[in-house]
Context: one part of a larger RNA
């Protein structure tokens, strides 16, 4: 821009894409078969490999403004307690998120038409013949069935709901211009989204983010004080103190204010 008024939702599915793998063992059954050795079809079940998708409950990984320990040095006048630097200095743990080494699931069943091939009936050709007329069976393959995209499918589809018939001009037209409606956008706060657009949730009639409060989870026993010990240090106060992303609450801070676009009958 189009889809023949303008919008907001929900859809149909032409068409396209993905997927389609396979092993071992058990039962049937040591049966059929076979002198024996050996050893099935059909049918049923269990467990795997590789591949793929989703997810983070578990098990792990990661963790650079979480917690603790610790070395050297420097600074906060000193002690104590801390800050900086040294690969996050090093070491031990670790919430959210992201992940695999983790968890769950998938390949299908069924239907249709067939290939090679196997048949029934059956002539030409008194026989025979699956074929000439006619009728069956038959594959991981084909069409479906499953998942995803999908009306620019210009062949532009469908359903529901909302908005309404304003003003000006003259060249009277499916005309041009203007202000609006439903609605949308700009702008702003953000994240289950993200390179940017986009998407999603909010914008005071508000819990959208931050802060604060209460929790969860993490770390693992803070500082200070008093105490035992000559001391290093230990125990007490006290599951203490601290705490990134997680849950709930609370307008304290910031989403203020505002602007723009957007239909108008044959």
């Nucleotide at each position: 821009c189009g889809u023949u008024g303008g919008a907001g939702a929900c859809u149909u599915g032409a068409g396209g894409a993905a997927g389609g793998c396979u092993g071992u063992c058990c039962c049937u059954a040591g049966u059929a078969c076979g002198a024996g050795a050996g050893g099935a079809c059909c049918g049923g079940g269990a467990c795997g490999g590789a591949c793929g998708a989703a997810c983070c409950u578990c098990u792990g990984g990661u963790g650079u403004g979480c917690c603790a320990g610790u070395u050297g040095u420097u600074c906060u006048g000193c002690c104590a307690a801390g800050g900086g630097c040294a690969u996050g200095g090093c070491u031990g743990g670790u919430u959210g998120g992201c992940u695999a080494c983790g968890u769950u699931c998938g390949g299908g069943a069924g239907g249709g038409a067939u290939a090679a091939c196997c048949g029934c009936u059956g002539a030409a050709g008194g026989c025979a013949u699956c074929u000439a007329a006619g009728c069956g069976g038959g594959a991981a393959g084909c069409c479906u069935g499953u998942u995803c995209c999908g009306a620019g499918a210009u062949g532009a589809g469908g359903u529901c709901u909302c908005c309404c018939a304003c003003c000006a001009c003259c060249u009277u037209g499916a005309g041009u211009g203007g202000g609006u409606a439903a609605g949308g956008c700009c702008c702003c706060c953000a994240a289950u989204a993200g390179a940017u657009g986009a998407u999603u949730g909010g914008g005071u009639u508000g819990a959208u983010a931050g802060g604060c409060c209460c929790g969860a989870g993490a770390u693992g026993g803070a500082a200070g004080c008093a105490u035992g010990g000559u001391g290093a240090c230990g125990g007490g106060u006290g599951g203490a103190g601290u705490u990134g992303a997680c849950g709930g609450g609370u307008a304290c801070u910031a989403a203020u204010a505002g602007g723009c676009c957007g239909a108008g009958g044959g």
Predicted 3D model of a 266-nucleotide part of an RNA (large-subunit ribosomal RNA, domain VI) from a soil metagenome. Its Rfam family is "Bacterial large subunit ribosomal RNA". The coordinates come from a structure-prediction model, not an experiment, and the mean pLDDT is 89.